The RNA shown here (transfer RNA) has 72 nucleotides and comes from a Candidatus Levyibacteriota bacterium. Taxonomically the source falls in Candidatus Levyibacteriota (Bacteria, Bacteria candidate phyla). Its Rfam family is "tRNA". Rfam describes the family as follows. Transfer RNA (tRNA) molecules are approximately 80 nucleotides in length. Gene Ontology term of the family: triplet codon-amino acid adaptor activity. RNAcentral holds the sequence, with entries from ENA.

RNA sequence: GCCGGAAUGGCUCAGUGGUAGAGCAAGUCAUUGGUAAUGACUAGAUCGUGGGUCCGAUUCCCACUUCCGGCU
Numbered sequence: 001g002c003c004g005g006a007a008u009g010g011c012u013c014a015g016u017g018g019u020a021g022a023g024c025a026a027g028u029c030a031u032u033g034g035u036a037a038u039g040a041c042u043a044g045a046u047c048g049u050g051g052g053u054c055c056g057a058u059u060c061c062c063a064c065u066u067c068c069g070g071c072u
Base pairs, nucleotide, nucleotide: 001071002070003069004068005067006066007065010024011023012022013021018055026042027041028040029039030038048064049063050062051061052060
């Protein structure tokens, strides 16, 4: 230099055009003599950045950033 992949709550991941979800973690409550475990509830992400298409974009297109892999 060229090609491909990834970027979504604190962490690990889903979500292929119509108001973004799960598990773990956190908090509150219940339960217990007290913990743990269990159950219920709550909060937390404008989806890496900037543009474009579209009535509507996490999703499609372009550029850039970071990381991973391959080729030279």